[in-house]
This record gives sequence, C1' cells and structure tokens, in this order.
RNA sequence: GCCUUAUUAAGAGCGGCGGAGGGAAUAGGCCCUGUGAAGCCCGGCAACCGGUUUGAUCCGGUGCUAAAUCCUACGACAGCGAUGUCGGCAGAUGAGGU
Repeated sequence: GCCUUAUUAAGAGCGGCGGAGGGAAUAGGCCCUGUGAAGCCCGGCAACCGGUUUGAUCCGGUGCUAAAUCCUACGACAGCGAUGUCGGCAGAUGAGGU
C1' cells in the first nucleotide's frame, strides 16, 4: 500500500511552549481562530486490543480530546417546492490478513 471486519449524533482543559492558520482530499456551503490556529508537552476521555474464562477495577498498546466523520456532492423514498428521511461512496480509528 491492498483486503476483511467492527465502530463512526456519547465522552474529554478557563494548563505550558508556540506563533497563523485550521475544520482529510476536490468543489460548494457553513464555521473555528491574536479573547491566540497548526504542531509539541502535560492533563483528560474511553472505543478497540492485550494482561485475564466472566464481571468490576487497574495497568499497557493504539486512538481521541469545536460543531454528526461540521454539512452537501451518488442513489432511493416523501414533498408543488424549500427540504426531509434512509442507504451508498469516500474518510477516520481499532483488530485480523496479505
């Protein structure tokens, strides 16, 4: 990198460093941000895996810590319409495989 599979509307800081951007990619929208973005550290959360047959707790590995995966892009259904509901694609994370 690719394949399989589970999850994806819960939860998590009024800290330090840092300095301008950020919300995956493309487009549109809508947001966050010098009352301080990204990133790093610390703190926190608790999903998956392991320690352990089961439950609780704890520890470890990975992960996460604005907004539904921020929303829409494809399809179905409902609606005169605005729009709504459901599903798919894509993405993210864990576990397993190649």